[in-house]
RNAcentral holds the full RNA, with entries from SILVA.
This is a predicted structure of a 681-nucleotide part of an RNA (large-subunit ribosomal RNA, domain II) from a hot springs metagenome.
Context: one part of a larger RNA
RNA sequence: GCCUGCGAGUUAAUUUCUGUGGCAAGGUUAAGGGAGUUACACCCGGAGCCGGAGCGAAAGCGAGUCUGAAUAGGGCGAUAGUCGCAGGGAUUAGACACGAAACCAAGUGAGCUAACCAUGGCCAGGUUGAAGCGGGUCUAAACGCCCGUGGAGGACCGAACCCACUAAUGUUGCAAAAUUAGGGGAUGAGCUGUGGUUAGAGGUGAUAUGCCAAACGAACUUGGAGAUAGCUUGUUCUCCCCGAAAUAGCUUUAGGGCUAGCGUCAAGUAUUAAAUAACGGAGGUAGAGCACUGAAUGGGCUAGGGGGCUCACUGCUUACCAAACCCAAUCAAACUCCGAAUGCCGUUAUUCUAUAGUAUGGCAGUCGGACUCCGGGAGAUGAGUUUCGGGGUCGAAAGGGAAAGAGCCCAGACCAUCGGCUAAGGUCCCCAAAUUCGAGCUAAGUGGGAAACGAUGUGAGGUUACUGAAACAACCAGGAGGUUAGCUUAGAAGCAGCUAUCCUUUAAAGAGUGCGUAAUAGCUCACUGGUCGAGUGAUCUUGCGCGGAAAAUUCAACGGGGCUAAGCUUGGUACCGAAGCCAUGGGUUCUAGAUUUAUCUAGAGCGGUAGGGGAGCGUUCUGUCAGCAGUGAAGGUUGACCGUAAGGACAGCUGGAGCGGACAGAAGUGAGAAUGCAGGC
Numbered sequence: 001g002c003c004u005g006c007g008a009g010u011u012a013a014u015u016u017c018u019g020u021g022g023c024a025a026g027g028u029u030a031a032g033g034g035a036g037u038u039a040c041a042c043c044c045g046g047a048g049c050c051g052g053a054g055c056g057a058a059a060g061c062g063a064g065u066c067u068g069a070a071u072a073g074g075g076c077g078a079u080a081g082u083c084g085c086a087g088g089g090a091u092u093a094g095a096c097a098c099g100a101a102a103c104c105a106a107g108u109g110a111g112c113u114a115a116c117c118a119u120g121g122c123c124a125g126g127u128u129g130a131a132g133c134g135g136g137u138c139u140a141a142a143c144g145c146c147c148g149u150g151g152a153g154g155a156c157c158g159a160a161c162c163c164a165c166u167a168a169u170g171u172u173g174c175a176a177a178a179u180u181a182g183g184g185g186a187u188g189a190g191c192u193g194u195g196g197u198u199a200g201a202g203g204u205g206a207u208a209u210g211c212c213a214a215a216c217g218a219a220c221u222u223g224g225a226g227a228u229a230g231c232u233u234g235u236u237c238u239c240c241c242c243g244a245a246a247u248a249g250c251u252u253u254a255g256g257g258c259u260a261g262c263g264u265c266a267a268g269u270a271u272u273a274a275a276u277a278a279c280g281g282a283g284g285u286a287g288a289g290c291a292c293u294g295a296a297u298g299g300g301c302u303a304g305g306g307g308g309c310u311c312a313c314u315g316c317u318u319a320c321c322a323a324a325c326c327c328a329a330u331c332a333a334a335c336u337c338c339g340a341a342u343g344c345c346g347u348u349a350u351u352c353u354a355u356a357g358u359a360u361g362g363c364a365g366u367c368g369g370a371c372u373c374c375g376g377g378a379g380a381u382g383a384g385u386u387u388c389g390g391g392g393u394c395g396a397a398a399g400g401g402a403a404a405g406a407g408c409c410c411a412g413a414c415c416a417u418c419g420g421c422u423a424a425g426g427u428c429c430c431c432a433a434a435u436u437c438g439a440g441c442u443a444a445g446u447g448g449g450a451a452a453c454g455a456u457g458u459g460a461g462g463u464u465a466c467u468g469a470a471a472c473a474a475c476c477a478g479g480a481g482g483u484u485a486g487c488u489u490a491g492a493a494g495c496a497g498c499u500a501u502c503c504u505u506u507a508a509a510g511a512g513u514g515c516g517u518a519a520u521a522g523c524u525c526a527c528u529g530g531u532c533g534a535g536u537g538a539u540c541u542u543g544c545g546c547g548g549a550a551a552a553u554u555c556a557a558c559g560g561g562g563c564u565a566a567g568c569u570u571g572g573u574a575c576c577g578a579a580g581c582c583a584u585g586g587g588u589u590c591u592a593g594a595u596u597u598a599u600c601u602a603g604a605g606c607g608g609u610a611g612g613g614g615a616g617c618g619u620u621c622u623g624u625c626a627g628c629a630g631u632g633a634a635g636g637u638u639g640a641c642c643g644u645a646a647g648g649a650c651a652g653c654u655g656g657a658g659c660g661g662a663c664a665g666a667a668g669u670g671a672g673a674a675u676g677c678a679g680g681c
Base pairs, nucleotide, nucleotide: 001681002680003679004678005677006676011093012092013091014090015089016088017087018086019085020084021083022082023081026050027049028048032044033043034042054061055060064076065075066074067073096234097233099231103224104223105222106221107220108219114198115197116196117195118194119193120192121191122190123188125157126156127155128153132149133148134147135146136145137144161185162184163183165182166181167180168179169178200216202212203211204210209218237616238615239614240613241612242611247260248259249258250257251256261366262365263363264362265361266360268358269357271354274351275350276349277348278347279346280345281344287338288336289335293332294331295330297328298327299326300325302322304321305320306318307317308316309315369394370393371392372391373390374389375388376387377386378385399410400409401408414586415585416584417583419582420581421580425576426575427574428561429560430559434573436572437571438570439569440568441567447563453547454546457544458543459542460541461540462539463538464537465536466535474531475530476529477528478527480504481503482502485499486498487497510525514523515522587606588605589604590603591602592601593600594599595598617670619667620666621665622664623663624662625661627659628658635654636653637652638651639650641648642647
């Protein structure tokens, strides 16, 4: 891992509701007893319980009573129960099953290990050479020095022995801690044998929270014990009808609960619901506005302040600041002289019969929501962010589209059909359907990713200037004189700088647009004439394009091929396209009506998680009835049969002794999941 078997809402008591049955102003027995037995049977037993009247604190009154001055108002009352059986809940019990870490009690452990006690054992070999002692030398004597002797040491090297520092191997190992090669101690606080002592609220500990039998922040065994688990996991047959929530309030509450909201079922009520229209309301949002409250810009006018001058007098002045006021133009969630659309409330009418509304009772589940669009807050007008309000979808929704995709677009799957029409989206090929018709745009493969910003890309529209009295561009020619303007300067002559910027001749020509020179010179421009002959410049708005544009396996930013339309804008026609709609047949639920008591007709429904309700299938056992079986039961196996499903027949083979049917009853009643349990492989 697979297979087979086992494996989870039970039982008891009390209580409530529903169904059903008995009796009924009553209902009923409990313990116990009698007779009796294969008793869902019969007879006693009336103790007790529930009901039959309530209200009030009570006196008390009574279908009423209490409050109250009240004959008002209000509160609580005035409607048949009770005992069984079955079922849905609740409570108390282990209470659907499995699961802690822990807590407590009584015991068992020091044959492992920690420390200690008693008594034994062990440490090859080599080195060093302390004290002491002897001799020599020295000395007055010593000290000292030298030579011996001696054999000290938590001394040295190094086996046994003990330890475990490093590396490799090993990691389903040789081994639940080892092996190999090195390493440390090795006369000591050494190592070790045997016997003994200390026990869990404890012991022992050169403290590592270490060790106390492969486990120790409190051992193990058994018991309390099925501890508790607001947590996790699992929870076994079928079909039919309806179908949620992820919110509010409270909560030592936030992943739990309670009540309400939303679901379902029952018997009621009976148009009350909803939509639309008309009419009548409340309101201060969007927008707008500046009348208030504030913010804020420019100008005017003008108190006050600052600066300057001046005389002491407080006067003059000011390109300073600036209240109030006026004009112009603005801003506001906590501004409003105004003010919608929607939405909300009500009345009437119409449509509508919807599993609509509403009230009572039984049973729930839900309290982690997600994205998207709209209106806001928070944030960085960040987030697949967060928090509110409104709509949708998912959740609990399959189908078609978006290449692929919970939440986007279309659309809500009862079943069947080798029928039809459409939606979104599409119609060159992959790939069903137009290489469809008309008018434009794009040249960038833009389409098929991106901003500020940049640009004689190109289309459309406007404004304006010049222009057959000849524009724009190009070419030819002129571009002068006073004058080298004045100042400045070494110089300053159009062209370093400062000031001024005139006059003349002219078709026109600046006291000069740029280059240039030391300064001149030179080139050029403005401006003018000629040649030429038709549009030329500036600017604004707008469509489609261009640049801006760098990422990591691979083209890789159309789904691919490929496309100049098969791209974009706009208009038309046709077609494709879904579980949508229609058609045909069938099933089922509800409503209505017919007949007729189970059929028919008509209409409307039938996606579905949590969950509510309904109807069934199958297993084991019991009772009653009628049956089958060696001429072959159960079980196994194969098969093209029947039923909407759970399931049920029949036939063959196998098997070799029991078994099913109908109607009732009772449950150890259905397996794929629980890191489930046991066995087999």
Rfam family: Bacterial large subunit ribosomal RNA.